[in-house]
Molecule: c-di-GMP-I riboswitch aptamer
Organism: Desulfobacterales bacterium
This record gives sequence, C1' cells and structure tokens, in this order.
RNA sequence: AGCAGAAAAAGCCAAACCCGGGGACACACGGGGACGGAAAACCACGGAUCCUUUUAUGGAAAGCCGGAUUGCCUAC
Repeated sequence: AGCAGAAAAAGCCAAACCCGGGGACACACGGGGACGGAAAACCACGGAUCCUUUUAUGGAAAGCCGGAUUGCCUAC
C1' cells in the first nucleotide's frame, strides 16, 4: 500500500444439488454442501439474462461483461 499480486499469514464468501417453510413465477430466506472466487464486499449506471399476476411507473438475479464506491495482507 499508489501500481501490482495471492507467494506467505490471518481470515472471508459459497456454485450445483438436497431439506424446510414462503411466493403465481423468476426467485429470496434458513440449514446442509463446496464448484469456485484477490474483491464471489457493495451499488444496479450501461449492455446481456430470467419471470408473468394486472404486460406494467411490473418483478427477479447479478458468482456474465463494463462502470462506480469501499476493504485485508505485502514475497516480488
């Protein structure tokens, strides 16, 4: 600690799938689980994606790409 990186150290998150209850759905929540992640923290601004009740000033996710804000460590 600016750039950069995950070598070391301390940690963190948690895909698919299963169970429970919720929802019309996408899906979120709790538990299990671990594919992976150096921002897999956060936002939802742009693009892409998903759902359909009343097709709307509708809803969902964002661990797809880009962008913005913030954060731990420091071998090279």